[in-house]
Molecule: transfer RNA
Organism: Microgenomates group bacterium
RNA sequence: GCCGCAGUGGCGGAAUUGGCAGACGCGUACGCUUCAGAAGCGUAUGGGGCAACCCGUAGAGGUUCAACUCCUCUCUGCGGCA
Numbered sequence: 001g002c003c004g005c006a007g008u009g010g011c012g013g014a015a016u017u018g019g020c021a022g023a024c025g026c027g028u029a030c031g032c033u034u035c036a037g038a039a040g041c042g043u044a045u046g047g048g049g050c051a052a053c054c055c056g057u058a059g060a061g062g063u064u065c066a067a068c069u070c071c072u073c074u075c076u077g078c079g080g081c082a
Base pairs, nucleotide, nucleotide: 001081002080003079004078005077006076007075010026011025012024019065027045028044029043030042031041032040046055047054048053058074059073060072061071062070
């Protein structure tokens, strides 16, 4: 240099058939339970804001009524070829 795969909450990881973004698990907070703890169970849990709302899928643009998903360029990581 060329080719391929991947990038999503604090972490792992779904949603790839374009149609409510974050299922599920871990973690965390509060509560129940206990003499106390561990384990277990319940509720909540992306960010900003008093709220109404606004923003958010590596970054920027495009297509579309609608994009994590399709197209283009860029960045990062992994693998392959030279």